[in-house]
RNA sequence: AGUCGGUUGGGCGACUAUAAAGAGAUGAAUAAGCCCAACGCGUUUGCCAGAUGGCAAGGACAUA
Numbered sequence: 001a002g003u004c005g006g007u008u009g010g011g012c013g014a015c016u017a018u019a020a021a022g023a024g025a026u027g028a029a030u031a032a033g034c035c036c037a038a039c040g041c042g043u044u045u046g047c048c049a050g051a052u053g054g055c056a057a058g059g060a061c062a063u064a
Base pairs, nucleotide, nucleotide: 001016002015003014004013005012006039007038008037009036010035011034025063026062027061033041044057045056046055047054048053
């Protein structure tokens, strides 16, 4: 410097041409992805379609 942990910004962390992960403070829970804000991409429920799609709704505990 770049890439990656859904996207943008920030934080945290990893890797070095690859895109993963046992990392990302600890514990717990969850289908729910590291965290915050937003999004509503993935995920969950319902409805329509029956064409793999569309519409609507839904989002986080404790301590530091």

The prediction has a mean pLDDT of 80.
The RNA shown here (Pistol ribozyme) has 64 nucleotides.
The RNAcentral record of the sequence draws on ZWD.
Its Rfam family is "Pistol ribozyme". A reference for the family is Weinberg et al. (2015), "New classes of self-cleaving ribozymes revealed by comparative genomics analysis", Nat Chem Biol. Gene Ontology term of the family: catalytic activity.